A computed fold for a 147-nucleotide part of an RNA from a Spirochaetales bacterium, annotated as small-subunit ribosomal RNA, 3' minor domain.
Its mean pLDDT, the model's own confidence on a scale to 100, is 82.

Context: one part of a larger RNA
RNA sequence: CACCGCCCGUCACACCACCCGAGUUGGGGGUACCCGAAGUCGCUAGUCUAACCUGCAAGGGAGGACGGUGCCGAAGGUAUGCUUGGUAAGGGGGGUGAAGUCGUAACAAGGUAGCCGUACUGGAAAGUGCGGCUGGAUCACCUCCUU
Numbered sequence: 001c002a003c004c005g006c007c008c009g010u011c012a013c014a015c016c017a018c019c020c021g022a023g024u025u026g027g028g029g030g031u032a033c034c035c036g037a038a039g040u041c042g043c044u045a046g047u048c049u050a051a052c053c054u055g056c057a058a059g060g061g062a063g064g065a066c067g068g069u070g071c072c073g074a075a076g077g078u079a080u081g082c083u084u085g086g087u088a089a090g091g092g093g094g095g096u097g098a099a100g101u102c103g104u105a106a107c108a109a110g111g112u113a114g115c116c117g118u119a120c121u122g123g124a125a126a127g128u129g130c131g132g133c134u135g136g137a138u139c140a141c142c143u144c145c146u147u
Base pairs, nucleotide, nucleotide: 003110005107008103009102011100013097014096015095016094018092019091020090023087024086025085026084027083028082030080031079032078033077034076039072041070042069043068044067046066047065048064049063052061053060054059113134114133115132116131117130118129119128120127121126
């Protein structure tokens, strides 16, 4: 630069961070069930067995080893909740950005005074209804103060 002013919102473009998020993929933990290694312990009618007991002996007993079996039991599996990460189609508003689009809501009585709350409606600013405020102009009147 002073109304040829200022200024609001939608829309379009670019960039930035954020929120929601179907899905997908990890970690941790819970519950129920399945399976069940090693090993301790329990049982044992099978096999074996120098020390102890018995017996002249053969053998028998006790104990032991192996085997068998039961409880517990790690890992693993199935199902189903919980919790915590990664990634993500898509959705949402926000911020920023001289010269984009549509209108003109606000600032003067801003051309319907404005604003606050609320409801409804509308491309958008907004509009309308109800209640409230004056931080409203103009005109008139009242009260007070000053000259």